[in-house]
Context: one part of a larger RNA
RNA sequence: GGAUGAACGCUGGCGGCGUGCUUAACACAUGCAAGUCGAACGAUUAAAGCCCCUUCGGGGGUGUAUAGAGUGGCGAACGGGUGAGUAACACGUGAGCAACCUACCUCUUACAUCGGGAUAACUCGGGGAAACUCGUGCUAAUACCGGAUACUCCGUUUCUUUCGCAUGGAAGAUACGGGAAGGCGCAUACGGUAAGAGAUGGGCUCGCGGCCCAUUAGCUUGUUGGUGGGGUAAUGGCCUACCAAGGCGAUGAUGGGUAGCCGGGUUGAGAGACCGACCGGCCACAUUGGGACUGAGACACGGCCCAAACUCCUACGGGAGGCAGCAGUGGGGAAUUUUGCGCAAUGGGCGAAAGCCUGACGCAGCAACGCCGCGUGCGGGACGACGGCCUUCGGGUUGUAAACCGCUUUCAGUAGGGAAGAUAAUGACGGUACCUACAGAAGAAGCUCCGGCUAAAUACGUGCCAGCAGCCGCGGUAAUACGUAUGGAGCAAGCGUUAUCC
Numbered sequence: 001g002g003a004u005g006a007a008c009g010c011u012g013g014c015g016g017c018g019u020g021c022u023u024a025a026c027a028c029a030u031g032c033a034a035g036u037c038g039a040a041c042g043a044u045u046a047a048a049g050c051c052c053c054u055u056c057g058g059g060g061g062u063g064u065a066u067a068g069a070g071u072g073g074c075g076a077a078c079g080g081g082u083g084a085g086u087a088a089c090a091c092g093u094g095a096g097c098a099a100c101c102u103a104c105c106u107c108u109u110a111c112a113u114c115g116g117g118a119u120a121a122c123u124c125g126g127g128g129a130a131a132c133u134c135g136u137g138c139u140a141a142u143a144c145c146g147g148a149u150a151c152u153c154c155g156u157u158u159c160u161u162u163c164g165c166a167u168g169g170a171a172g173a174u175a176c177g178g179g180a181a182g183g184c185g186c187a188u189a190c191g192g193u194a195a196g197a198g199a200u201g202g203g204c205u206c207g208c209g210g211c212c213c214a215u216u217a218g219c220u221u222g223u224u225g226g227u228g229g230g231g232u233a234a235u236g237g238c239c240u241a242c243c244a245a246g247g248c249g250a251u252g253a254u255g256g257g258u259a260g261c262c263g264g265g266u267u268g269a270g271a272g273a274c275c276g277a278c279c280g281g282c283c284a285c286a287u288u289g290g291g292a293c294u295g296a297g298a299c300a301c302g303g304c305c306c307a308a309a310c311u312c313c314u315a316c317g318g319g320a321g322g323c324a325g326c327a328g329u330g331g332g333g334a335a336u337u338u339u340g341c342g343c344a345a346u347g348g349g350c351g352a353a354a355g356c357c358u359g360a361c362g363c364a365g366c367a368a369c370g371c372c373g374c375g376u377g378c379g380g381g382a383c384g385a386c387g388g389c390c391u392u393c394g395g396g397u398u399g400u401a402a403a404c405c406g407c408u409u410u411c412a413g414u415a416g417g418g419a420a421g422a423u424a425a426u427g428a429c430g431g432u433a434c435c436u437a438c439a440g441a442a443g444a445a446g447c448u449c450c451g452g453c454u455a456a457a458u459a460c461g462u463g464c465c466a467g468c469a470g471c472c473g474c475g476g477u478a479a480u481a482c483g484u485a486u487g488g489a490g491c492a493a494g495c496g497u498u499a500u501c502c
Base pairs, nucleotide, nucleotide: 001502002501003500004499006498007497008496009495010494013374014373015372016371017370018369019367020366021332026330027329028328030327031326032325035074036073037072040071041070044067049062050061051060052059053058081285082284083283091209092208093207094206095205096204097203100202101201105198106197107196108195109194110193111192113147114146115145116144122137124135125134126133127132153178154177155176156175158173159172160171161170162169163168183190211257212256213255218248219247220246223245224244225243226242227241228240229239230238260282261281262280263279264275265274266273267272287308288307289306290305291304310321311320312319313318338364340363341362342361346360347358348357349356350355377407378406379405380404387398388397389396390395411443413438414437415436416435417434421429446491447490448489449488450487451472452471453470457486458485459484460483461482467474468473
């Protein structure tokens, strides 16, 4: 000198774009953050309208209507947060899988036949303070189960051809065994099953690369390898029985410390050094520890079970909870925002659609926290007012500065008009941006420094005191170095200080 997710002191006019718990992965009141489908299903149901009856009070029917539960489907594994753990195939990069999976989506081919038994809702009865729960009876389905069929598919047997990269792969034939769905609807549309291919997303393996300590030198028994078996989508000590005795290590094993990794950011001429906030990719985690279930996908932040700590309710028998989602609260701290608006846009889930949901997102609010831009006026105006300060008392300086005269109106203000963002409708932002008119210099300047480094000096006060200080050093009676004043220098809505990095 540059930089910062900064903080502190003094000061503070406006706008645009960004950024905003770096500390306690501390504890959390309250609200919201994941639903949707009646074109899968049965039952229940208020009103309008329409029809019928009527004692004129009303009742009955209809209503692809409305509503809240339930069965069922899809989603909830995305999106959002955090960085605790992790020195590891976690990440980056480059390869490999002849050892793998992939719902929804796209393409191709084929199929869609006959039956069955339940169960929630509901009814009735019971238990419980509650959370909830037990029994009886009834019912439906794109829920569940069985039979038929199925070249190709899967498992096993035998054979042929062909190829490669070691285990082997591909194509074909043969025999036995095994495995589906068929719904809604007037219709269109939408679905179902099997096989093949694609796309997308993942899983696994390997080469190389990136921290510190040797005041850590030996480490290891599922350990290293093999065989059989199990398990997985799949390879594998992943697991297990047996067998062998191996495997790693000064090219740093093991242990300890620290740490999410990267694209990138800061600085620097570069080499390098330091960092990993925001944005993007990957990973890990969801009060702590463990576990599986469901599912195409989880060992699952707003799912389940167990244990623990903590908090809450209780009729003391028993229950409920998890903000490292968005706001917000307490605490910690030098320090970090609103319990806002909207689904209008973009994107996501469900749905045939209308649409519903979406604290993702789009916006607004707060904060000079940062960067950028603009303004706080312009021209004239005295051998130079007053005042201040200095003085050799002559004057000098503040200083064209002010007053005064003329002019302008950016920004802010007031009034009128008023968007794009949306493609037919739909705009939170927002009467916002922007445009026009009006009035008046009007509403808008501070901070640090002035001994040298380093641009800028005098007076008074103080008297090794009070104090200053980045380094050298100032201060003990004329201090350009302390304090104040005047003047000056620098930067400017900021200026200084502190911390950290280069």
The part of an RNA shown here (small-subunit ribosomal RNA, 5' domain) has 502 nucleotides and comes from an uncultured bacterium. It matches the Rfam family "Bacterial small subunit ribosomal RNA". The prediction has a mean pLDDT of 83. RNAcentral holds the full RNA, with entries from ENA and SILVA.